[in-house]
């Protein structure tokens, strides 16, 4: 460089849960605290999963037309990299 990952060495990350702060929320920032990770480092690129401030349909009533509610499928936004795939980058050790 390329391939492999038990092993050796030094490191690293930080799950749930809790405290505190930010969102409508998924969820995210800090402490704390480790379940586990050979990329549990980066990137929202493609998928898969989430959530709904909105906004688009259904549902009420003798008809309309206004609020109000209630739910289901949706559309856009938005999480997510410790889902999977890609791309980039990297420690040690062996061939």
């Nucleotide at each position: 460089a390329u391939c492999a990952g038990c092993c050796c060495a030094g490191a690293g990350c930080a799950u749930a849960g809790c405290c505190g702060g930010c969102g409508a929320a998924a969820g995210c920032c800090g402490g704390u605290g480790a379940c586990g990770c050979a990329a549990a480092g980066c990137u929202a690129c493609g998928g898969a999963u989430c959530c709904u401030c909105g906004u688009c349909u259904c549902c009420g009533u003798g008809a309309g037309c206004c609020c109000u509610g209630g739910a289901g499928g949706g559309c856009a936004a938005g999480a997510c990299c410790g889902c999977c795939g890609a791309g980039c980058u990297g420690c040690c050790u062996g061939a």
Molecule: c-di-GMP-I riboswitch aptamer
Organism: uncultured Gemmatimonadota bacterium